[in-house]
This is a predicted structure of a 1481-nucleotide RNA (small-subunit ribosomal RNA) from an uncultured Bacilli bacterium. Rfam family: Bacterial small subunit ribosomal RNA.
RNA sequence: AGAGUUUGAUCCUGGCUCAGAACGAACGCUGGCGGCGUGCUUAACACAUGCAAGUCGAGCGGUAAGGCCCUUCGGGGUACACGAGCGGCGAACGGGUGAGUAACACGUGAGCAAUCUGCCCUUCACUUUGGGAUAACCACCGGAAACGGUGGCUAAUACCGGAUACGACCAUCCCCGGCAUCGGGUGGUGGUGGAAAGUUCUGGCGGUGGGGGAUGAGCUCGCGGCCUAUCAGCUUGUUGGUGGGGUAAUGGCCUACCAAGGCGACGACGGGUAGCCGGCCUGAGAGGGUGACCGGCCACACUGGGACUGAGACACGGCCCAGACUCCUACGGGAGGCAGCAGUGGGGAAUAUUGGACAAUGGGCGAAAGCCUGAUCCAGCAACGCCGCGUGAGGGAUGACGGCCUUCGGGUUGUAAACCUCUUUCACCUGUGACGAAGCGAAAGUGACGGUAGCAGGAGAAGAAGCACCGGCCAACUACGUGCCAGCAGCCGCGGUAAUACGUAGGGUGCGAGCGUUGUCCGGGAAUUAUUGGGCGUAAAGCGCGCGCAGGCGGUCCCUUAAGUCUGAUGUGAAAGCCCACGGCUCAACCGUGGAGGGUCAUUGGAAACUGGGGGACUUGAGUGCAGAAGAGGAAAGUGGAAUUCCUGGUGUAGCGGUGAAAUGCGUAGAUAUCAGGAGGAACACCCGUGGCGAAGGCGGCUUCCUGGCCAUAUCCUGACGCUGAGGUGCGAAAGCUAGGGGAGCGAACGGGAUUAGAUACCCCGGUAGUCCUAGCCGUAAACGAUGGAUACUAGGUGUUAGUGGUAUCGACCCCACUAGUGCCGUAGCUAACGCAUUAAGUAUCCCGCCUGGGGAGUACGGCCGCAAGGUUGAAACUCAAAGGAAUUGACGGGGGCCCGCACAAGCGGUGGAGCAUGUGGUUUAAUUCGAAGCAACGCGAAGAACCUUACCAGGUCUUGACAUCCUUUGACAAUCCUAGAGAUAGGACUUUCCCUUCGGGGACAAAGUGACAGGUGGUGCAUGGUUGUCGUCAGCUCGUGUCGUGAGAUGUUGGGUUAAGUCCCGCAACGAGCGCAACCCCUAUUGUUAGUUGCCAGCAUUCAGUUGGGCACUCUAAUGAGACUGCCGGUGACAAACCGGAGGAAGGUGGGGAUGACGUCAAAUCAUCAUGCCCCUUAUGACCUGGGCUACACACGUGCUACAAUGGAUGGUACAACGAGCAGCAAGACCGCGAGGUCAAGCGAAUCUCUUAAAGCCAUUCUCAGUUCGGAUUGCAGGCUGCAACUCGCCUGCAUGAAGCCGGAAUCGCUAGUAAUCGCGGAUCAGCACGCCGCGGUGAAUACGUUCCCGGGUCUUGUACACACCGCCCGUCACACCACGAGAGUUUGUAACACCCGAAGUCGGUGAGGUAACCUUUAUGGAGCCAGCCGCCUAAGGUGGGACAGAUGAUUGGGGUGAAGUCGUAACAAGGUAACCGUA
Repeated sequence: AGAGUUUGAUCCUGGCUCAGAACGAACGCUGGCGGCGUGCUUAACACAUGCAAGUCGAGCGGUAAGGCCCUUCGGGGUACACGAGCGGCGAACGGGUGAGUAACACGUGAGCAAUCUGCCCUUCACUUUGGGAUAACCACCGGAAACGGUGGCUAAUACCGGAUACGACCAUCCCCGGCAUCGGGUGGUGGUGGAAAGUUCUGGCGGUGGGGGAUGAGCUCGCGGCCUAUCAGCUUGUUGGUGGGGUAAUGGCCUACCAAGGCGACGACGGGUAGCCGGCCUGAGAGGGUGACCGGCCACACUGGGACUGAGACACGGCCCAGACUCCUACGGGAGGCAGCAGUGGGGAAUAUUGGACAAUGGGCGAAAGCCUGAUCCAGCAACGCCGCGUGAGGGAUGACGGCCUUCGGGUUGUAAACCUCUUUCACCUGUGACGAAGCGAAAGUGACGGUAGCAGGAGAAGAAGCACCGGCCAACUACGUGCCAGCAGCCGCGGUAAUACGUAGGGUGCGAGCGUUGUCCGGGAAUUAUUGGGCGUAAAGCGCGCGCAGGCGGUCCCUUAAGUCUGAUGUGAAAGCCCACGGCUCAACCGUGGAGGGUCAUUGGAAACUGGGGGACUUGAGUGCAGAAGAGGAAAGUGGAAUUCCUGGUGUAGCGGUGAAAUGCGUAGAUAUCAGGAGGAACACCCGUGGCGAAGGCGGCUUCCUGGCCAUAUCCUGACGCUGAGGUGCGAAAGCUAGGGGAGCGAACGGGAUUAGAUACCCCGGUAGUCCUAGCCGUAAACGAUGGAUACUAGGUGUUAGUGGUAUCGACCCCACUAGUGCCGUAGCUAACGCAUUAAGUAUCCCGCCUGGGGAGUACGGCCGCAAGGUUGAAACUCAAAGGAAUUGACGGGGGCCCGCACAAGCGGUGGAGCAUGUGGUUUAAUUCGAAGCAACGCGAAGAACCUUACCAGGUCUUGACAUCCUUUGACAAUCCUAGAGAUAGGACUUUCCCUUCGGGGACAAAGUGACAGGUGGUGCAUGGUUGUCGUCAGCUCGUGUCGUGAGAUGUUGGGUUAAGUCCCGCAACGAGCGCAACCCCUAUUGUUAGUUGCCAGCAUUCAGUUGGGCACUCUAAUGAGACUGCCGGUGACAAACCGGAGGAAGGUGGGGAUGACGUCAAAUCAUCAUGCCCCUUAUGACCUGGGCUACACACGUGCUACAAUGGAUGGUACAACGAGCAGCAAGACCGCGAGGUCAAGCGAAUCUCUUAAAGCCAUUCUCAGUUCGGAUUGCAGGCUGCAACUCGCCUGCAUGAAGCCGGAAUCGCUAGUAAUCGCGGAUCAGCACGCCGCGGUGAAUACGUUCCCGGGUCUUGUACACACCGCCCGUCACACCACGAGAGUUUGUAACACCCGAAGUCGGUGAGGUAACCUUUAUGGAGCCAGCCGCCUAAGGUGGGACAGAUGAUUGGGGUGAAGUCGUAACAAGGUAACCGUA
C1' cells in the first nucleotide's frame, strides 16, 4: 500500500466481498513446562450449608463454663481471664452489582459572604456539686416456638438537676474590610447553655466549651457528551413576589396570599435506549466503537413506602408497614432475604474451590498484649490471554526399505531415516535450601505461600507436535474415487466421466503448544457521510416559479473597543495507564523510580492586522426622479373576415363518401356538386423569423381603456438601504371536480364496419362527457437548458433583436464603437466520456435545496391538505450482486446510401403428375448392422450386399484364442484319402522328409503347456490428431513503427475515381509489410526448331490394302521455344489510374478451362478408412461355421431413367470421332444359333493386335394423330452367361402379354457459348451385375431492357436495453410452492398518566379526661415535662372508570419478493413493425 466482482472488451459511477488488529469470548481438533494476568457478558432468577463485624474488664454490676488450690463435698478462694448483660466506639468503612437514572447523575472549571464535619493535629479555657432509676440476677406467670408479662435487688464514662465560663447564640454600641445581600475584629452592656472518671506504672489515655487546620460531606452555577420531528407545542407549585414554616444550609423545598408568568425550531414536551468518567480497542490523523479487570463518582441491596438512631444512613449481613415468594408450626402464630466469599439449582454457546493464612498490606476495637477481618496475601481449577523455554545438536548417499507419481528412463519423500559422535535446558531422582521480618516484645519467638524458588549432583535422546490451507484474491500440485450426485463456498464461483475448487492419499505452504471456525468492534481498507476529505447536464441528486420574516454572508476610508483571534504567566487537568529514560525478576511478559505529554478549562498581563460591536465619513453596489425606445407581458370591453357545420330556397341527377382493399354510413322522400340568403360556436391563415415579451406556467386578427416589467442616453438625489432565503405566502400547462351557461368543429367512454388465430387496438363511419365562458377547487407534468440564485474575473470570430454614440454625407446607406438580449463556431480550462466553453459544465466567494447500491417504493402506517380523484411528508421486513452512465468493436433492423452474383428480370430445358430404378424417413422384423440430417443428409460413406463382403439375427462350436512377441518341452509341419456331421469340427488311414554347425548348439516352421497378453466395426467426433464440407474463388484478414485517444480502440483499411479484385491512381498522420487477389503451374487455341516408329504420304515406284521401296514436305506424336503487354492510334477522364472505340493479329483486354480455397465461422462431419487418450468386455461386446438379414412394404420425400410422340416411330442404305482399356485379359477371323451366346482359334503386355459397327446426321420407304406401328411397365413360356451355389436375391436373349401416361396444381431447379439442349463412346469397381459415378467427343441454340423487387454477399453510415449476438432480449395477468409485510370483526398483555374510592407504617400538627422515677412546689397533693390513646394533613400498596401509547395474536383479505423447464398473449429494445416517454381521466 491494495485486491476480486457489472462488460465481448473499455473508462467511470456504485454497491458487495477479502487481506489487518483486538476480545472477560465460545466451538472443533490437538496438547510438554514455567512466569504474570484473567475467569456468569445470560436470570437485579431462586437459594440448602458454612463463614464474611466486631471489640473494649484500663467504663459498669458481675462470674456461667474451663485451669489451679483448698474442701466438711454443700462449696470457697485465686490468677489468667470471661459467656450473657448495661455502657462506649465501630457497624454509614471495607466487599458486591449496574436494575433504575438522559439527571447538576457524571466530567471539567468555578462558587457557598448560604453550610456541616465523629475519630486526627494545633491552640485557649475548664473538668465543680448532687440526684433518681434500670438491665443482668432472683421469684412467679404466659407461649409449640419466636418471644414476652408481673414483682423484687443493683452499678456505671448510662440518665437527670444545680453552680461557674468564653464574641458559642441573641439584642445593641465601636473599629476594619468587602462583591449587592454582608464579612471580620476587639472591647463594653443585658440574657441563655456544660463536664465522667480509671491506673501496679502519675508517664499517660480520657471528658467539656471555643478558635484554627486537615479530612469527609452537602448545596449552587458555566460548559461538555445518545437516537427520534411519523413527538410541535409544553406547564398551575407552574414562573415570580411577600409573609411564615422547615433544614446543617440557599431555594416553591413546603404553606397562605398576590401577579400571570415560564420553556420551545440554538428542538421544549413526549417516546426509545443507556450507569458516567480516567481509560480500553482501532485509526496516519481527524474520528469511530466501548466502559470487563484496576482507579474516581453515582445508584441499588427480594419489590414498594417510611422514618428512627447517629458526626455521618433514610442504613446489603438495622427497624416498622404493605406485596410476592420460601420455610417452621401444636394452626393460635412466627422466621427469612448471597447484586459479600465459597457453593447449589436454573438459564445459557459459556465462566473456577463449599481451600490455606492473618506471615505481609490495610481496616475496626483496645492503653497494650491482642481479638476480629471470604478486605487482603496465597494456593487449587481453566492454553482464557500475554511472555519465555523445550521436544535435541553435528556428521551421515547405496541417495536404503516403504509410500506416492511416472514419459517406465526415472523423480520425490530426502540428510530425512538407519548408523556414528556429542549435549542434558525442561521434565524425573537425590542432597541442600532462601529473600519476602518491618514491627511487637523483657526475652524467647513469629512465613499461609513452602521443603516452594534457587543451587549442587545423577542417569539417559531418553518423557514431549499438532492444526489449517494449497482455483483467483493468497504462500503452496499431483494421483485416485465421485459424475450437477455426494458435497464445497468469504466474494467470484466449482461438481453433468480426464475436477490443481467435492472426498482420500502422497507432496507442498503457513503458523506452532497451539491451529482453525463462529461472533462482536474498529479500521481500516470506505474519500460508500467527505471538518480534514465527495458530489448534483446524461451515473443517485437543483424545490415548477416568484415574493419574503428569522437566520447566514456582506463595498471604500478614519477613530474606538477587545467578544472572536494571537501570545506570555499562574492555577488545575488524582493515581494507574500510553510515550521516553533508568532500574529489578537469568531474558521477556510483569514490576519499580523519575520525566514528558494531555483542555472548546479558569484567572490574569499584552497585541490590534483580520472578523465582530460602537461612532463618523464616502460613492463604485442598490434605489429614486426628468426626457426616450421596442414588445403575441397582463386584465376588461367592443369589433372583423375566411373556413367548417346546420337551416331555407334555386339549378341538377345517381351516386357520394371512405380505404391498402372494403364495408358500415349518406342518397330517387333528390344526396354529393353548385348558386343565393340566414343561424351559431370556436380558432385567428399569410405576416411568422434558432424573432419579441414574461419569474415560471405561458402569450399571436383588429380597436379602445386600465396596468406590470425590462432596456438605452445624460446625469440630479439618497448613502450599503445589498445577496440568499429554512418555515410562511402567492402564481402555477393539460386532465379532473362543483354550480350555472354554451356547444360549430374535434372527440375519452360507447355503437357499428373492417383487419386478425383473436383485435375489448392501430384504419373507417358515427358519437356522449370534455374542449369554450362565469365563479370556485385541484397543485401535478420529460413543469427540461433534465443545468438553483447573486457577484467578479478569464482569447476570439460570426449572425440577429432593441437602443445610443462616432466618422462620413446635402441626406440615407456602408463603416467603426458601446450597452442590453438572443443564436452558432471555437482557444485555454474543465469533464468518465459525450460535451460545456463571457448565456460555462472554466476560475473563485456567499446563501438555499437535494443525493449516498438495485428492487421492495414514492408503497405501508401516522400527520397535514382536498368535495372527491388524490397530493405532500415518507419508512421497514425481505431479496439480489449487481443496477447504472459514456464511449468501443461486432452482430442485427419489417433504418438509409453505394456495389456485386444465373439473385431477379429476359430466355432455353427440366423437377413437382405417370411407370420404373435408386437413396432416405416411417412401419414391420429374430435381424431388417452402422453412420450422414436445412442450404452444406437423402444414385451420400458404397469405384458395384447371391456366399464372402458383414459390422446384424438364429442355431452350432473354441477359450493364450483367427492374428503378434516372450519362456519351457517335443520334432517336423503340411499335403492326399476314408467315415460322421449343415459345416466348423471329430475319428481313422497313408507317407515321407527342412537349413547351418566349431557337433555344445543355433535358425525357420509346427504341436503341446504356462502366464504375461492378444482381440473388440464396443462407448465418447462434446477428450483428440489427420482428413473433409460450408460461407466462398467472396475480397477480404492482419502486423511493425509512428500518430490520436485515460482506455477498449482508432488511423493505416476511410474519402474521390476505377477494377473481376484492399486491382490500380489521386488525396490524406500516416509510412511500410505479410496472408489472400493477380501472376508463376497444367490442358487447350497459332506457330518455329528438334526428332521421325508402331505415325504420315506431296512427288517417284509398287500393292486388294501406306502393303512394300523411298521420303519426313504435310497430318500427327512429344520435348523445347515464340506469341498478348492496354504494347500502338483516337476519344473520355484530373495531365492519373482506368474506360470506350479502332488497327494489327490465330488469339484483345483475366483468350477458354483446370489446379490453387486468406484470418476465421458452424463444439459442422468422421473413434466404422487410419491413428489415438480415457472408459468398458475378457469361456465374451473376442474367434469360427451353416442358414437368414442388409433386397421386407398401407405410406411420405429426394435424385434419376424412359415416355406421353410426326423436329416423331419403324425398316433399308450410307458418312464422320475422341478419351481410354487389355494376359486368370482384349480377342480378329471361321463355323453353329432368330438372339443372348457357344466351338475352334490368329494377333497383341499394344501410336503395330483387339475392344471398335460410334450415334444423332444424311438418302429413301412406311405410319397419319389414335392410348396409336406412341409408350414400354407387368406377367407367362423358352433360353444364354458368370459363379461351389442365381429360391429368398443377378444380368442378358427370344416369343407372347401391352399397365400408367396425351406435357403435368401450389411450388421449385439448372444454364450466359462451343454454354444449355441433344447424341452416342470409353473407364473404374467387378467372377457376374450400372438408368449411378468419372471422363470423351459429335450436332449445337435463345436471351440479358435493366437493378424496383426476392435470395446471398461486400462496403460506408445510423439506431440498439442484442454480445450464446433477432432462432437475441424482454413485459404483465393467471396457475403452483415458500417467505416477510400491511389491513382486519376482535382477543390479549404491558407501560405511563388522569379522576374517584379506600388508606398500612410513619413524620408533622392538634388533643391528650388515661399513664408517668429525677425538676419545681404550698409534701404526698398539684404543676412543668414526657408518653400511650384519639383526631387531622400527606401517602405506598389496593380497587373502580374512561381514554393514551406499545407489544403479541386473529377467520379472512391486499399487494410485494423469490422459485430449471407451466398457461395466455407480445407491451418495450431497430422506424420493435401504431416512435417512445411524462402528468391526468
Model confidence (mean pLDDT): 83 of 100.